[in-house]
C1' cells in the first nucleotide's frame, strides 16, 4: 500500500480476482483457525484436540461417609449430614435470558460473634424371627426391639400473632472428663429468590396485537412485592422510536482481523443462564421441581416363567453410527480442592500425571574448517565453452540433538512422590541416526532444452495448447519457505465496494410527474430563568484472567509469576452558564394581512363569429376527374371533376405569434359576459418568529384505454382492396370502424426531461427580452424589483459542460443509488369493470455491462476538389470459327505454383527426345556432385569394332596418341587426376511464404507521412498538417502558439524537337574535273545524317486580374510557353498479398529412397464453362494488275546476295559480310482495272491427297507448300473494355526465345481522326466537418421467432410432511378444594367408646400426553405447462 482486468489507445464509473506488510500505533517483526486433505516428517517444551447426530449406548469407574447418634454378628439397616457442589451438554430461549447500573418487599445449611436454655416424660417402627406370594424385581401378614428417629408436658430475655384482653412456639444426647454436640433469639458474612432504568440478529412481501388482557376494591397465596390467583366494578393496555408474527441464535468477559472507527466470532479458560431420552408433575430439604432422586405419560432397548419388571454417558474411558474431522476402557489420590467424620482416615475419572496425533505456538538439530585438475556424471551450448560448483571427494576439526553407562533431585513444613530412574550433572563412541515441500507468463521472486500439437492437460484472475508453448508433461538450472510444505475451507482486512471517521444521484445505477399538508427534523435578534444536553472537580463501580508496559522464574523462547496501566461505559455528589434545549418577557429584519396600481392563451360555466371542409337542394357545362417516383383501386354519360347559388352539420380558431405571456405540474391560444386562483409594482400602516422541509396521507396528473348516454364534418388503429417486393400481414394509395368532440364516472402512467427535489445566504460581468414603478436629464439613455434567454470569469466536473435560473460556497430537510443479465419479472398484500398499476425479490448466469472523450474506419451524411470516373466521341468484347490460358471432367500420369480488381497469351523470351519437376516399366546405392582418410595408379583421352539390352549399363577387342600436369629436396614427396575401400556425409522441384531474408504485385506518380522542440490537454492526443487564396503538386502565398525539420512532389538523369561547334570510309554534286550515267571516280565537308560537346525557356517581357501576394488571363518574341512530349524515378504504411519450383535460409521430414539413371509415356486428354486474342461477316471490300516512300534492330556452327531450277513451301549456288560498307530486305497500307449486294470472286475452319523443311526421331505432338474440299458467320442479348493527338483507328516491319514450332510478347516507323457542354449521376482517389452501439474496422457490429441439447425456476389437478391457532371431547400422575359412615398409636376425655388432628377411598375445577371438526403458515414430490438462462459454424428475415 497496493495491482491485474472492459478500450485501437485514455480517463472516469464499477464489478470480478490476486497478493503481503511500508508509514504509524508505549517497537511489532505478523493474517488468524478446534480445522481437514496431499508430499514429507529428528528430538523438546508449552497448549489445545467430536465444529456433525440434544444419534444410540455394551462394560468399568465417577457419591459417599459418620461405631464419637441406635440396635446389632455386619460391609444389611434406623438416623444425621451430604447427594442442589464438582463434573458435562448449548437443545431450547430474542427473554430482565445476558451485560451494565441501581432498588426494596425477602430466605440463607455448614462458618463467625453476642444473649439465654439444654427439664419431665410417652408411643411406635426399620433391622431381626416365623409364616407367606413371586420367575424376577419387589413384597404381604404376625411377633417382639433401639436411638440424637417420632410424639406430649414444663418454661420463654428477646420471637410470632393480635379486637391490645390476651394467645402460641424449642431442645439431643454421645463419650467420658474434656471435647463433640443440640435448641430460641439477634447480628455478621456468603449464597440465593425479586423489581427497575439503559444496551442487546433479521425481515413490513409480519400492520394491527391483547378478555386476566389494563386498572381498581377485597380475598387467598408466596420466603418476598405482584393478576401470581380468585370474585365483583371499570375499559383499559401495546403499537410506524416496529408491537404480533416468522426465521436464526445460549449471553458476556474476551478471541480474530483492522492505522483505527469498525466488522466478524462466542472452541480451550472464567461469569451467568438453560437442560439432563421426551413432555408433564409434585416429594423431600436450608436450598432442587433435582444429570448418575420419586410419579405419570410416551418412544426406543433389555429381561421374562407372558402374569409383570429394567434403563437413561450432554460424568471419565470405550463402542456402534454420522462424518472431511478430532485421543487410552492408562496411573495416582502424591500435590491442590471437594463430601462425611472429633480424628485416624474414606470416598473423589474434580484435579494432578502419564500415553495417541507435527493440530498449533516455541525453541534445537540433521555438522565446522580448508579443499581448483574447476574431477567425473547431469544440463545446455554459438562446439570455443558455460553451469551445477568449495559443491563433493581428500585432508582436519568438534558432538548440540540422539544412543550407550553411571550418579540423581526440587515438588513436603514431621511422614505420605502417581509422575519417575522422570528433569538435570558426568562419562563413552563415532560425522556417526536426522530434508523435504511448493513455485519459476503478468500479478509474483525465480529459464532453458526435450516431449505434445485446441490432443493431452493448465488455471486464483487475465488467459495458455490448433509443430519452433519460459503457462501442459518430463529434465538440468532457479526461487522461497523449512519439520514442515502446499491445497481446500471459514473470518476479517485491502473494499472509500453502505462511506460515523469516509461515497455518490445532468449524461456512468440513482430526484418521487406536480402539489397540499400530518408526524418528525431543522430554525431569526435582545434579555432573564431553569441546569436536560454540554463543561469542569470529586465519589462509587467496571470480577479474574487476557491485550499493552516495568520486573522476575523455567539455559533462551513459547510458558508462568509479581506490580502497574488500561478496561472508551454506568451511577452518583458538587459546581459554571457561552451554546443547544425549557419557561417567561420584548423586537423586527424571515413570514404573514390591508390600501393603490398595472400585466397574462391561469381555471369553470354561458352565448356568439367568420373562413375551411363535407354533404343535400337548385343552376351552367362536357369527358374525364382523382392519386402517384410510375400506377390502379375508386368516382364519372344515371352528368362528375369545375363553377355559381342556397341550406345542413360537426369540429377546429389562419394572420396577430415572439427561445412571448400564463400555471405546481399535466397543460392553456377566436370574441363577449359572470364567477375565481395565483404571481408582480409602489408607498405608508398593522400582526409579532406566525417559519422551511415533509415518512405515512389527501389531491391534481397528457395521449391511450374502460363504463352510460349523447354526438360524428374532417382526421383516422383495425379492416378492406390497389400498388411495392424475393416477400410486404409495412411504407405510397382509394376507401373505411371504433376513437377522436360532449355530460358523469374510473384509470394513474409517459424520454410525466432542464432526463437537474423543495428551501435560505454569500460569490465578476456583458448583451437581449416580459411586467411595473420611481429619479435624473443631453428624449432615448442611466440607474430599481420580479421573471425569461444567449455569451462569459472565479469555482466546480471523469470529460462534455454548468456558470446569480449553480451542476460554484455552505446550511437545513425529503426521496433515491450499491455489477450486468434474470427482471421492473415471479409469488403475496394493497388498488381497478377490464386492460393493468404499485410494491418487489430468488435460483441461475457473465467479467464485465455502461459513461465522457480520442485516433482512425465507414455512411444509400454534408461541403471542397481531382481521374478516359461519367458524360461527349471513336474503336472493340459478350455472338461465329479457330489459337491460347484456366476451371471442370477424364487419366496410370494428364507435374507444380498463380485465384476479384491485383490469377486466366500469368511463371512458359517458345512441353516430339532433352526440358520435366508427373506416370508405368528396368537399373546404381558414399552415390550425377563437394569436402576429409586409407591404398593403388601415373595417368589419362579420342576413334572403331563385336555381343547382350529398349535404354541406362554389362562384357570384349581393335586403333590413334604416346604428343602433354604443375611444384621438386629428384623420394610417387607433394598438390591435380582416375580406380578401389569404409565412415563422417551428399542430395531431395519434399512440407511449412502463417518461422524467414530477397525481390515482385497493390491503393498509386495518389499527395501525402512523419519528427524535434514549444505550447494546450489529467490523458489518449491536439497543435504544427486546420483557415482565405492558388497550384499537376503539403505547389506556392497571406493569416496563424506555433517555430524548424526530415521522407515524398518538383528540380537534377536519359530519348526526342531548334541552333552552334568539333569530327567525317554515309551524304552531296551545292562548287570543280572525269564518266560505263550507278556519287561510279578524283575532289571536298557546305547540306542532309551520324555523335561528342555547347546554348536555348525563366511567367524573363507587356496588358489585364488578384490584397500591391502567390499566381491566372490574353499578347509579343520564339524550333518550342507556362512542368513542351516520352522514359527512368514508386513516402509512412496496407493486403500474415504473391514466391521455400531462381536464389538463400530455420524447423520439420526421406536415406538400397521423397536421392540417381534410363527406355516409353504425359504435360498435347475432351460433354462443357469462363478469360485473352486472331480472322472475318465484306464494296472505305475481294481479286487483278502496277510500283513509289520507312524506322527500330540482327547477322560467322549466322545472315546469306546475283544468275538460274520448281506452280509453291523450297532446293541448289555461293559473290559479299565480325557490319553507317554485305546480307537479312519484298515495306504494307497506297493507285489503276474488275467484280456489284450473292452465303457471293466474302469468309476461310474442317477434311481428303501429294510435297517441303528441321531434327537421331514429326504416330501421340512441329512449322509451312500445291490441288481439291468449303463449316459456322449477314455486325452479335444481358452486359461490359480501351483512348484526349502524332493519340484512338488502320498498315505492314524487326527481334528475343529456338534444331525446328507465335494470332503471344518486346520494340519500330506509315497513314492519320472525332469529341470533351459540363460534373448533376457510377467508379476510384484527396482535403474539412459531422453520425457511430464498428476498431479482425460495414465482407463490420447486431436482433428476435423456430429446431437441437442442458441447467435453474414460476403455475399446476393433486399428495406428502413440518410448525401453529380457534373451538370441542379425553383427562394419567400431582398439588390444591370438599366428603370422609372404611381405617385409626402418641394428646384430651375417660373409654368395648367419643374428640382434636390424621389416612386411604370418593367428588371436583387445574393440567400433559392423545382425539376431532376447521383453517393459517413453510418445505418436498408432481403429468402437464409458462417464460428465463447457457450453447464455433442450423432455419427465416434485418
Nucleotide at each position: 500500500a497496493g495491482a491485474g482486468u472492459u478500450u485501437g489507445a485514455u480517463c472516469a464509473u464499477g464489478g470480478c480476482u490476486c497478493a503481503g506488510a511500508a508509514c504509524g500505533a508505549a517497537c511489532c517483526a505478523g493474517a488468524a483457525c478446534g480445522a481437514a486433505c496431499g508430499c514429507u516428517g529428528g528430538c523438546g517444551g508449552c497448549a489445545g484436540g467430536c465444529u456433525u447426530a440434544a444419534c444410540a449406548c455394551a462394560u468399568g469407574c465417577a457419591a459417599g461417609u459418620c461405631g464419637a447418634a441406635c440396635g446389632a454378628u455386619a460391609u444389611a439397616g434406623u438416623g444425621g449430614c451430604a447427594g442442589a457442589c464438582g463434573g458435562g451438554u448449548g437443545a431450547g430461549u430474542a427473554a430482565c435470558g445476558c451485560g451494565u447500573g441501581g432498588a426494596a418487599a425477602c430466605g440463607u445449611g455448614c462458618c463467625u460473634u453476642u444473649c439465654a436454655c439444654u427439664a419431665c416424660g410417652g408411643a411406635a417402627u426399620a433391622g431381626c424371627u416365623u409364616u407367606u406370594g413371586g420367575a424376577a424385581a419387589c413384597g404381604a401378614a404376625a411377633g417382639g426391639u433401639a436411638a440424637u428417629a417420632c410424639c406430649g408436658u414444663a418454661u420463654a430475655c428477646g420471637c410470632c400473632c393480635u379486637c391490645c384482653g390476651g394467645g402460641g412456639g424449642a431442645a439431643a444426647g454421645a463419650u467420658u472428663u474434656a471435647u463433640c454436640g443440640g435448641u430460641g433469639a439477634a447480628a455478621g458474612a456468603u449464597c440465593g429468590g425479586u423489581c427497575c432504568g439503559c444496551g442487546u440478529u433479521a425481515g413490513a412481501u409480519u400492520a394491527g396485537c391483547u378478555a386476566g388482557u389494563u386498572g381498581g376494591u377485597g380475598a387467598g397465596g408466596u420466603a418476598a412485592g405482584a393478576g401470581c390467583u380468585c370474585a365483583c366494578c371499570a375499559a383499559g393496555g401495546c403499537g410506524a422510536c416496529g408491537a404480533u408474527c416468522u426465521a436464526u441464535a445460549g449471553c458476556u468477559g474476551g478471541u480474530c482481523u483492522g492505522a483505527g472507527a469498525g466488522g466478524a466470532u462466542g472452541a480451550u479458560c472464567a461469569g451467568c443462564c438453560a437442560c439432563a431420552c421426551u413432555g408433564g408433575g409434585a416429594c423431600u430439604g436450608a436450598g432442587a421441581c433435582a444429570c448418575g432422586g420419586c410419579c405419570c405419560a410416551g418412544a426406543c432397548u433389555c429381561c421374562u416363567a407372558c402374569g409383570g419388571g429394567a434403563g437413561g454417558c450432554a460424568g471419565c474411558a470405550g463402542u456402534g453410527g454420522g462424518g472431511a474431522a478430532u485421543a487410552u476402557u492408562g496411573c495416582a489420590c502424591a500435590a491442590u480442592g471437594g463430601g462425611c467424620g472429633c480424628a485416624a482416615g474414606c470416598c473423589u475419572g474434580a484435579u494432578g500425571c502419564a500415553g495417541c496425533a507435527a493440530u498449533g505456538c516455541c525453541g534445537c538439530g540433521u555438522g565446522u574448517g580448508u579443499g581448483a585438475a574447476g574431477a567425473a556424471g547431469g544440463c545446455c551450448u554459438u562446439a570455443g565453452g558455460g553451469u551445477u560448483g568449495u559443491a563433493a571427494a581428500g585432508c582436519u576439526c568438534u558432538u548440540u540433538c540422539g544412543c550407550c553407562g553411571g550418579g540423581g533431585a526440587a515438588g513436603a513444613u514431621a511422614a505420605u512422590g502417581a509422575c519417575g530412574g522422570u528433569a538435570c550433572c558426568c562419562g563413552g563412541a563415532g560425522a556417526a541416526g536426522a530434508a523435504g515441500c511448493c513455485c519459476c507468463g503478468g500479478c509474483u521472486a525465480a529459464c532453458u532444452c526435450c516431449g505434445u500439437g485446441c490432443c493431452a492437460g493448465c488455471a486464483g484472475c487475465c488467459g495458455c495448447g490448433g509443430u519452433a508453448a519460459g503457462a501442459c508433461g518430463g529434465a538440468g538450472g532457479g526461487g522461497g519457505c523449512g519439520a514442515g510444505c502446499g491445497u481446500u475451507g471459514u473470518u476479517c482486512g485491502g473494499a472509500a465496494u453502505u462511506a460515523c471517521u469516509g461515497g455518490g444521484c445532468g449524461u456512468a445505477a440513482a430526484g418521487c410527474g406536480c402539489g397540499c399538508g400530518u408526524a418528525g427534523g431543522c430554525g431569526g435578534c435582545g434579555u432573564g430563568u431553569c441546569a436536560a444536553g454540554u463543561c469542569g472537580a470529586g465519589g462509587g463501580u467496571g470480577a479474574a484472567a487476557g491485550c499493552c508496559c516495568g520486573g522476575g522464574g523455567c539455559u533462551c523462547a513459547a510458558c508462568c509469576c509479581c506490580g502497574g496501566a488500561a478496561c472508551g461505559g454506568c451511577c452518583u455528589u458538587c459546581g459554571a452558564a457561552a451554546c443547544u434545549g425549557g419557561c417567561g418577557u420584548g423586537c423586527u429584519g424571515g413570514a404573514g394581512u390591508c390600501c393603490g396600481g398595472a400585466a397574462g392563451a391561469g381555471g369553470a360555466g354561458a352565448g356568439u363569429g367568420g373562413a375551411a371542409u363535407u354533404c343535400c337542394c337548385a343552376g351552367u357545362g362536357u369527358a374525364g376527374a382523382g392519386g402517384u417516383g410510375a400506377a390502379a383501386u375508386u368516382c364519372g354519360u344515371a352528368g362528375a371533376u369545375a363553377u355559381u347559388g342556397g341550406g345542413a352539420a360537426g369540429a377546429a380558431c389562419a394572420c396577430c405569434a415572439g427561445u412571448g405571456g400564463c400555471g405546481a405540474a399535466g397543460g392553456c391560444g377566436a370574441c363577449u359576459c359572470u364567477c375565481u386562483g395565483g404571481a408582480c409594482c409602489a408607498c405608508a400602516a398593522c400582526u409579532g418568529a406566525c417559519g422551511c422541509u415533509g415518512a405515512g396521507g389527501c389531491g391534481c396528473g397528457a395521449a391511450a384505454g374502460c363504463g352510460u348516454g349523447g354526438g360524428g364534418a374532417g382526421c383516422a388503429a383495425a379492416c378492406a382492396g390497389g400498388a411495392u417486393u424475393a416477400g410486404a400481414u409495412a411504407c405510397c394509395c382509394u376507401g373505411g370502424u371504433a376513437g377522436u368532440c360532449c355530460a358523469c364516472g374510473c384509470c394513474g402512467u409517459a424520454a410525466a426531461c432542464g432526463a437537474u427535489g423543495a428551501g435560505u445566504g454569500c460569490u465578476a460581468g456583458a448583451c437581449g427580452u416580459c411586467g411595473g414603478g420611481u429619479g435624473g436629464c443631453u428624449u432615448g439613455c442611466c440607474a430599481c424589483c420580479g421573471g425569461u434567454g444567449u455569451c462569459g470569469c472565479c469555482g466546480c466536473u471523469a470529460a462534455c459542460g454548468c456558470a446569480u435560473u449553480a451542476a460554484g460556497c455552505a446550511c437545513u430537510c425529503c426521496g433515491c443509488c450499491u455489477g450486468g443479465g434474470g427482471a421492473g419479472u415471479a409469488c403475496g398484500g394493497c388498488c381497478g369493470c377490464a386492460a393493468g398499476g404499485u410494491u418487489a425479490a430468488a435460483a441461475c448466469u457473465c467479467a464485465a455491462a455502461g459513461g465522457a472523450a480520442u485516433u482512425g474506419a465507414c455512411g444509400g451524411g454534408g461541403g471542397c476538389c481531382c481521374g478516359c470516373a461519367c458524360a461527349a466521341g471513336c474503336g472493340g468484347u459478350g455472338g461465329a470459327g479457330c489459337a491460347u490460358g484456366u476451371g471442370g471432367u477424364u487419366u496410370a500420369a494428364u507435374u507444380c505454383g498463380a485465384a476479384g480488381c491485383a490469377a486466366c497469351g500469368c511463371g512458359c523470351a517458345g512441353a516430339a527426345c532433352c526440358u520435366u519437376a508427373c506416370c508405368a516399366g528396368c537399373c546404381c546405392u558414399u552415390g550425377a556432385c563437394a569436402u576429409g582418410g586409407g591404398g593403388g595408379g601415373u595417368c589419362u583421352g579420342g576413334c572403331c569394332c563385336c555381343g547382350g539390352g529398349a535404354g541406362a549399363c554389362c562384357g570384349g577387342g581393335g586403333u590413334c596418341g604416346u604428343g602433354u600436369c604443375a611444384g621438386u629436396u629428384c623420394g610417387g614427396c607433394u598438390g591435380g587426376c582416375c580406380c578401389c575401400c569404409g565412415c563422417a556425409c551428399a542430395g531431395g522441384u519434399g512440407c511449412u511464404g502463417c518461422a524467414u531474408g530477397g525481390c515482385u504485385g497493390u491503393c498509386g506518380u495518389c499527395a501525402g507521412c512523419u519528427c524535434g522542440u514549444g505550447u494546450c490537454g489529467u490523458g489518449a492526443g491536439a497543435u504544427g498538417u486546420u483557415g482565405g487564396g492558388u497550384u499537376a503538386a503539403g505547389u506556392c502565398c497571406c493569416g496563424c502558439a506555433a517555430c524548424g525539420a526530415g521522407c515524398g512532389c518538383a528540380a537534377c538523369c536519359c530519348c526526342u524537337a531548334c541552333c552552334u561547334u568539333c569530327a567525317g570510309u554515309u551524304g552531296c554534286c551545292a562548287u570543280c574535273g572525269g564518266u560505263u550515267c550507278g556519287g561510279c571516280c578524283g575532289g571536298g565537308c557546305a547540306c542532309u545524317c551520324u555523335g561528342g560537346a555547347g546554348g536555348a525557356a525563366c511567367u524573363g517581357c507587356c496588358g489585364g486580374u488578384g490584397a500591391u501576394a502567390a499566381g491566372c488571363c490574353g499578347g509579343a518574341g520564339g524550333a518550342a510557353g507556362g512542368u513542351g512530349g516520352g522514359g527512368a524515378u514508386g513516402a509512412c504504411g496496407u493486403c500474415a498479398a504473391g514466391u521455400c519450383c531462381u536464389c538463400a535460409u530455420g524447423g520439420c521430414c526421406c536415406u538400397u529412397a521423397c536421392g540417381g539413371g534410363c527406355u516409353g509415356g504425359g504435360c498435347u486428354a475432351c460433354a462443357c464453362a469462363c478469360g485473352u486474342g486472331c480472322u472475318a461477316c465484306a464494296a472505305u471490300g475481294g481479286c487483278g494488275g502496277u510500283g513509289a516512300c520507312a524506322g527500330c534492330g540482327g547477322g560467322c556452327a549466322g545472315c546469306g546476295a546475283a544468275g538460274g531450277g520448281g506452280c509453291g513451301a523450297c532446293a541448289g549456288a555461293g559473290g559479299g559480310u565480325u557490319a553507317a560498307u554485305c546480307c537479312c530486305u519484298a515495306a504494307a497500307a497506297g493507285c489503276c482495272g474488275u467484280c456489284u449486294c450473292a452465303g457471293u470472286u466474302c469468309a476461310g475452319a474442317u477434311u481428303g491427297u501429294c510435297c517441303u523443311c528441321u531434327g537421331c526421331a514429326a504416330c501421340u505432338c512441329g512449322a509451312g507448300a500445291g490441288c481439291a474440299u468449303g463449316a459456322a458467320g449477314u455486325u452479335g442479348g444481358a452486359a461490359u473494355c480501351g483512348c484526349u493527338a502524332g493519340u484512338a483507328a488502320u498498315c505492314g516491319c524487326a527481334g528475343a526465345u529456338u534444331a525446328g514450332c507465335a494470332u503471344g510478347c518486346u520494340g519500330c516507323g506509315g497513314u492519320g481522326a472525332a469529341u470533351a457542354c459540363g460534373u448533376u449521376c457510377c467508379c476510384g482517389g484527396g482535403c474539412c466537418u459531422u453520425g457511430u452501439a464498428c476498431a479482425c474496422a460495414c465482407c463490420g457490429c447486431c436482433c428476435g421467432u423456430c429446431a437441437c441439447a442442458c441447467c435453474a425456476u414460476g403455475g399446476g389437478a393433486g399428495u406428502u410432511g413440518g410448525u401453529u391457532u380457534u373451538a370441542c371431547c379425553c383427562g394419567a400422575a400431582g398439588a390444591c378444594g370438599g366428603u370422609g359412615c372404611g381405617c385409626g398409636a402418641a394428646c384430651c376425655u375417660u373409654u368395648u367408646g367419643g374428640g382434636a388432628g390424621g389416612c386411604a377411598g370418593c367428588c371436583g375445577g387445574c393440567c400433559a400426553c392423545g382425539g376431532u371438526c376447521a383453517g393459517a403458515u413453510c418445505a418436498g414430490c408432481g403429468a402437464c405447462u409458462g417464460g428465463g438462462g447457457u450453447u464455433a459454424a442450423g432455419u427465416c428475415g434485418u

Predicted 3D model of a 1438-nucleotide RNA (small-subunit ribosomal RNA) from an uncultured prokaryote. Model confidence (mean pLDDT): 84 of 100. The RNAcentral record of the sequence draws on ENA. Rfam family: Bacterial small subunit ribosomal RNA. Rfam links the family to the GO terms ribosome and structural constituent of ribosome.